Annotation: RNAcentral holds the full RNA, with entries from ENA. This is a predicted structure of a 350-nucleotide part of an RNA (small-subunit ribosomal RNA, central domain) from an uncultured prokaryote.
[in-house]
Context: one part of a larger RNA
RNA sequence: CUGGGCGUAAAGCGCGCGUAGGCGGCCUGAUAAGUUGGAUGUGAAAGCCCUGGGCUCAACCUAGGAACUGCAUUCAAAACUGGCUAACAGAGUAUGGUAGAGGAUAGUGGAAUUUCCGGUGUAGCGGUGAAAUGCGUAGAGAUCGGAAGGAACAUCAGUGGCGAAGGCGGCUAUCUGGACCAAUACUGACGCUGAGGUGCGAAAGCGUGGGGAGCAAACAGGAUUAGAUACCCUGGUAAGUCCACGCCGUAAACGGAUGAAUGCGAGCCGUUGGGGGGCUUGCCUCCUUAGUGGCGCAGCUAACGCAAUAAGCAUCCCGCCUGGGGAGUACGGUCGCAAGACUAAAACUC
Repeated sequence: CUGGGCGUAAAGCGCGCGUAGGCGGCCUGAUAAGUUGGAUGUGAAAGCCCUGGGCUCAACCUAGGAACUGCAUUCAAAACUGGCUAACAGAGUAUGGUAGAGGAUAGUGGAAUUUCCGGUGUAGCGGUGAAAUGCGUAGAGAUCGGAAGGAACAUCAGUGGCGAAGGCGGCUAUCUGGACCAAUACUGACGCUGAGGUGCGAAAGCGUGGGGAGCAAACAGGAUUAGAUACCCUGGUAAGUCCACGCCGUAAACGGAUGAAUGCGAGCCGUUGGGGGGCUUGCCUCCUUAGUGGCGCAGCUAACGCAAUAAGCAUCCCGCCUGGGGAGUACGGUCGCAAGACUAAAACUC
């Protein structure tokens, strides 16, 4: 080096892009680096192994053989791998369409909450299991009109859609990424994966500046209770939530506790976006393709279950696991303003 694994037992990096590396479709021809076979040379002696011999045996000594699985040169083979050459089913480009909360920026709309102003109007309102704190005769709550401001977008709405993931939902415009379908044309394996690296990355948190309606850590009060630093209630901060810019880099980042790619392998029923056909032109039906769901056979699985969106059958690349605790901790290092993140032990113990 070689094992067995990773949905739920330990184990898939949160997700992309991509360097090195690894791996790489089908067929033609030549090549001969890898590969295979032969020959020659070499592979010191001793030792090991085999067969003899010598010490009474043995250890020991000694002779011959084998072995030394290697290297070099040379001759040959051409299936496979490699490099070279010529075509096409992978991949990509062009043309024409389609759907979409994909992203960014600017503008804009209505409902509602709150506050303020004005009108009507009078004694309660609010809240709970029940209450109280609280608000209200200095006119509340209710109701009508007006104004301000911030945040979020009811219905449509859907095991619907889009995105690599995080995630994305009023409307309009501009800019912009990707996907899918159909028919041709073109390039001609240009591909897959991806250690390092690099980018994106919910919420909370941090820095500077703004904004602040509602909600609401902290905080205050009222209840509950043996107590109640809680659960319930009334308030409430210029904490946060919102905006701009810059950090943080983590989540049950799981909307699959399931890495990526490719091929193969019974069926049935929905649904979304394309394309095509049929006739009886219908909210009809059939085929096909890309998604997204529910069942289910073979197979797999410890079982549960998975089952063309595999956890089946295979190939290839990466990541990770190796009894529980100690511990995702200490120390060291890197990153960070900090909070902390990443990397990551041991003693000891069962």
It matches the Rfam family "Bacterial small subunit ribosomal RNA".